[in-house]
Context: one part of a larger RNA
RNA sequence: UGACGGGGGCCCGCACAAGCGGUGGAGCAUGUGGUUUAAUUCGAUGAUACGCGAGGAACCUUACCAGGGCUUAAAUGCAGUCUGCAUAGGGUAGAGAUACCCUUUUCUUCGGACCGACUGCAAGGUGCUGCAUGGUUGUCGUCAGCUCGUGCCGUGAGGUGUCAGGUUAAGUCCUAUAACGAGCGCAACCCCUGCCGUUAGUUGCCAGCAUGUAAAGAUGGGGACUCUAACGGGACUGCCGGUGCAAACCGUGAGGAAGGUGGGGACGACGUCAAAUCAUCACGGCCCUUACGUCCUGGGCCACACACGUGCUACAAUGGCCGGUACAGAGGGAAGCCACCCCGUGAGGGGGAGCGGAUCUACAAAGCCGGUCUCAGUUCGGAUCGGGGUCUGCAACUCGACCCCGUGAAGCUGGAAUCGCUAGUAAUCGCACAUCAGCCAUGGUGCGGUGAAUACGUUCCCGGGCCUUGUACA
Numbered sequence: 001u002g003a004c005g006g007g008g009g010c011c012c013g014c015a016c017a018a019g020c021g022g023u024g025g026a027g028c029a030u031g032u033g034g035u036u037u038a039a040u041u042c043g044a045u046g047a048u049a050c051g052c053g054a055g056g057a058a059c060c061u062u063a064c065c066a067g068g069g070c071u072u073a074a075a076u077g078c079a080g081u082c083u084g085c086a087u088a089g090g091g092u093a094g095a096g097a098u099a100c101c102c103u104u105u106u107c108u109u110c111g112g113a114c115c116g117a118c119u120g121c122a123a124g125g126u127g128c129u130g131c132a133u134g135g136u137u138g139u140c141g142u143c144a145g146c147u148c149g150u151g152c153c154g155u156g157a158g159g160u161g162u163c164a165g166g167u168u169a170a171g172u173c174c175u176a177u178a179a180c181g182a183g184c185g186c187a188a189c190c191c192c193u194g195c196c197g198u199u200a201g202u203u204g205c206c207a208g209c210a211u212g213u214a215a216a217g218a219u220g221g222g223g224a225c226u227c228u229a230a231c232g233g234g235a236c237u238g239c240c241g242g243u244g245c246a247a248a249c250c251g252u253g254a255g256g257a258a259g260g261u262g263g264g265g266a267c268g269a270c271g272u273c274a275a276a277u278c279a280u281c282a283c284g285g286c287c288c289u290u291a292c293g294u295c296c297u298g299g300g301c302c303a304c305a306c307a308c309g310u311g312c313u314a315c316a317a318u319g320g321c322c323g324g325u326a327c328a329g330a331g332g333g334a335a336g337c338c339a340c341c342c343c344g345u346g347a348g349g350g351g352g353a354g355c356g357g358a359u360c361u362a363c364a365a366a367g368c369c370g371g372u373c374u375c376a377g378u379u380c381g382g383a384u385c386g387g388g389g390u391c392u393g394c395a396a397c398u399c400g401a402c403c404c405c406g407u408g409a410a411g412c413u414g415g416a417a418u419c420g421c422u423a424g425u426a427a428u429c430g431c432a433c434a435u436c437a438g439c440c441a442u443g444g445u446g447c448g449g450u451g452a453a454u455a456c457g458u459u460c461c462c463g464g465g466c467c468u469u470g471u472a473c474a
Stems, first nucleotide, its partner, number of pairs: 001474002003471003007468007015458002019421005026313008034304002042053002064299007076122007084114001088103006106113002124288002127286003133282002135277003138273001140271001145184006151160003164175003190265004195233007205222002209220003236259001239253001240251004315414001319373007332361002336355002340351004380411001385406007427450007
């Protein structure tokens, strides 16, 4: 100087407390461990692994296994030699890769171009090392810290500044001061959202004037309004009162759409964990080279006595079912989204307009109004299994999703323990998108609808910041 303390002081955080909803019990989905296997590819492992890499494992992907092939090889470039083909169609053998056969067959400025074969040089490796590395990422932590120049103090390591008194979300600011300044962080500058204005008015809008309809911005027209999208304004403790030296704090203060950081996002200091990744990529070293490279068929990554994590659906009446009826936002669409009509109980099929879209395209659901069920393993719950179908795709056996009929399991609110959340939040309800032929999505990322309860307080648990103290630790 740090680190540590079941030392002290001050302070903060959904850290506790106060509340609301869960997990732990059930069934299923998914990941992991273990076991099994020819293989169940590899990585991630307290917090900071476990719906994680994977934002799509039937083949492909694929890195694994079994078997069958190739050896300049799947790709590209250069040099040399040879050929006129390459390609396309068909056939035979084969699991296919591939091999063989038949047909077709170049351009030319005659230099060559192009393709193929052979030779040579460069290949290839998801093989090892993340403890050789770059880059990227997690975490402490959006915590308020981490440092430097000069000066001063100390033999020196080092200290001071950065401490003290206040204050703040903040090393934020003020006062004091052997310190005076400065940098990286904080804040602000950026984006979204909340209010207003200006400009603009189609595909959006419709107040007034007309036309028109069963109804309808449907039509003429209009720019007022909503909205769209560009530019501005607006909030600064600016004003008032109180406290205070000041900074600042307090007020059911005024004004205001918004008040003291308005709400949210992006943004992550010096560093810590030899943290993660050689399998995104790049790269040093080592290793393989008729194989640890590469092509193909089939299988596996989906196994299943079990254990754990994360979720979905429930156990019901604030509910289930049936009928009627209302209201979003954001995003997507051409090998696409699909109105409307017909067929089908349905998944879907057959027709068929519009739309590269503020123009066309999707039933929002919870909600509301009526009816029914009356507390039961039920009209709750839907697992599992049987049968029949639809669609995608070369192909749904291993191993797809969906539909219909039947079957109807466990489950009556869950032990010890444990998680999230402070407001448009939790809870609850649906919608969209990425990936994608299809989909094992109950996942992920967004979007809106409805919309709470509670916080006395900081003694205690956890994590953190500053000062101080002890230390046989570095």
Small-subunit ribosomal RNA, 3' major domain from a Flavobacteriaceae bacterium, 474 nucleotides, folded computationally. RNAcentral holds the full RNA, with entries from ENA and SILVA. Lineage of the source: Bacteria > Pseudomonadati > Flavobacteriia > Flavobacteriales > Flavobacteriaceae.